Small-subunit ribosomal RNA, 3' major domain from an uncultured prokaryote, 477 nucleotides, folded computationally. The RNAcentral record of the full RNA draws on ENA.
[in-house]
Context: one part of a larger RNA
RNA sequence: UGACGGGGGCCCGCACAAGCGGUGGAGCAUGUGGUUUAAUUCGAUGCAACGCGAAGAACCUUACCUGGUCUUGACAUCCUACGAACUUUCCAGAGAUGGAUUGGUGCCUUCGGGAACGUAGUGACAGGUGCUGCAUGGCUGUCGUCAGCUCGUGUUGUGAAAUGUUGGGUUAAGUCCCGUAACGAGCGCAACCCUUAUCCUUAGUUGCCAGCAGGUUAAGCUGGGCACUCUAGGGAAACUGCCCGUGAUAAGCGGGAGGAAGGUGUGGAUGACGUCAAGUCCUCAUGGCCCUUACGGGUUGGGCUACACACGUGCUACAAUGGCCGGUACAGAGGGCUGCAAUACCGCGAGGUGGAGCUAAUCCCAGAAAGUAUCUCGUAGUCCGGAUUGGAGUCUGCAACUCGACUCCAUGAAGUCGGAAUCGCUAGUAAUCGCGGAUCAGAAUGCCGCGGUGAAUACGUUCCCGGGCCUUGUACA
Numbered sequence: 001u002g003a004c005g006g007g008g009g010c011c012c013g014c015a016c017a018a019g020c021g022g023u024g025g026a027g028c029a030u031g032u033g034g035u036u037u038a039a040u041u042c043g044a045u046g047c048a049a050c051g052c053g054a055a056g057a058a059c060c061u062u063a064c065c066u067g068g069u070c071u072u073g074a075c076a077u078c079c080u081a082c083g084a085a086c087u088u089u090c091c092a093g094a095g096a097u098g099g100a101u102u103g104g105u106g107c108c109u110u111c112g113g114g115a116a117c118g119u120a121g122u123g124a125c126a127g128g129u130g131c132u133g134c135a136u137g138g139c140u141g142u143c144g145u146c147a148g149c150u151c152g153u154g155u156u157g158u159g160a161a162a163u164g165u166u167g168g169g170u171u172a173a174g175u176c177c178c179g180u181a182a183c184g185a186g187c188g189c190a191a192c193c194c195u196u197a198u199c200c201u202u203a204g205u206u207g208c209c210a211g212c213a214g215g216u217u218a219a220g221c222u223g224g225g226c227a228c229u230c231u232a233g234g235g236a237a238a239c240u241g242c243c244c245g246u247g248a249u250a251a252g253c254g255g256g257a258g259g260a261a262g263g264u265g266u267g268g269a270u271g272a273c274g275u276c277a278a279g280u281c282c283u284c285a286u287g288g289c290c291c292u293u294a295c296g297g298g299u300u301g302g303g304c305u306a307c308a309c310a311c312g313u314g315c316u317a318c319a320a321u322g323g324c325c326g327g328u329a330c331a332g333a334g335g336g337c338u339g340c341a342a343u344a345c346c347g348c349g350a351g352g353u354g355g356a357g358c359u360a361a362u363c364c365c366a367g368a369a370a371g372u373a374u375c376u377c378g379u380a381g382u383c384c385g386g387a388u389u390g391g392a393g394u395c396u397g398c399a400a401c402u403c404g405a406c407u408c409c410a411u412g413a414a415g416u417c418g419g420a421a422u423c424g425c426u427a428g429u430a431a432u433c434g435c436g437g438a439u440c441a442g443a444a445u446g447c448c449g450c451g452g453u454g455a456a457u458a459c460g461u462u463c464c465c466g467g468g469c470c471u472u473g474u475a476c477a
Base pairs, nucleotide, nucleotide: 001477002476003474004473005472007471008470009469010468011467012466013465015461016460019425020424021423022422023421026316027315028314029313030312031311032310033309034307035306042053043052064302065301067299069297070296073125077124078123079121080120081119082118083117086103089100090099091098092097107114108113127291128290130289131288132287136285137284138280139279140278141276143274148187149186150185151184152183153182154163155162156161167178168177169176193268194267196265198236199235200234201233202232203231204230207226212223213222214221239262242256243255244254245253246252318418322377323376327372328371334365335364336363339358340357344353345352346351384415389410390409391408392407393406394405395404431453432452433451434450435449436448437447
């Protein structure tokens, strides 16, 4: 000087408390451990691994296993020889591959040849998701959006170092003020960026009967118009600016006015010096080591989907604030040409036939659902719950057996609110309700977004956890 303390002081944070809803019990989905297996590819392992890499394993993916195969190789550059490239058909085979066969003679040319491509050969080489993340780059997590981390000059000390950065106030903040052997500065904080909330303006192939006219069973449907809504460009607005109190007359704090918004208005992006030899050599790059008729390449089928069990994360429930039947109302944000697909018809349905319109503020996906007004059920393993199983189908796709999703009929399991323990959340939040997208042929209860309905509680900081500053002790570095 740090680190540590079941030392002290001060202060924060859904850290506790106060509340609301969960997990832990059930069934299923998914990931992991374990076990099994020819293989169940590999990585991630307290917080910070476990719906994680994987924004999507039937083949492919695929790295694993089995069998059958290739050796200058699936891919790159160079050399030599031959042939344009390319293409048709047949045979063997599980395919990879092997054999036979048809058409074709192109482009440039100094007529020597050349360019692209194919086949064969030779060796230099290719290739490796093989090892080492404890050799590395890059990227990422975490402490933590915590308020810290440092430097120059000066001064003090023999020196390691100190001072500044401590102190008194204050703040979300090393934020600001005052004091001060310090004076300044840098990286962080804040602001500048995006979004949302109000208004003005510009512009109207969306919106409006607002005002006029036409018109319909109905409808901005038509003429017409940019007033309003909206869209998307520009601007205004918030700064403790004003008032009162308080404070050291300061920084600030409390209250108020005006205002759409008030003290960082809301949400986001933004992550200092560093820590964990944290994670990743399987994104990529790369040192070293290793393999080179195999640890490389292509292929068939299988596996990654196994199942006594254990754990994590979720979904659906156990019901009446509910289930069921039909009627009826209101979103936002997205996606669409290898695409989204309306009206119509067929089917109980998944879906099929067909194809208007749309390169989309114009058409489509697209019926929002909770809600609301009736009916019924009457506390029961039920008109709750839907697992499981049998049968029949639909769709995607060469192909749904291992191993897809969905539909219909039948079947109707556990489950009556969950021990110890444990998690999230402070407002348009929790809870609850549906909608969309990426990936994607098909395949979400996951993930990423969107809106609808919409709470309760916070006395307070004694205690648990994590963190910041000062101080103290130390047989620690």

The coordinates come from a structure-prediction model, not an experiment, and the mean pLDDT is 84.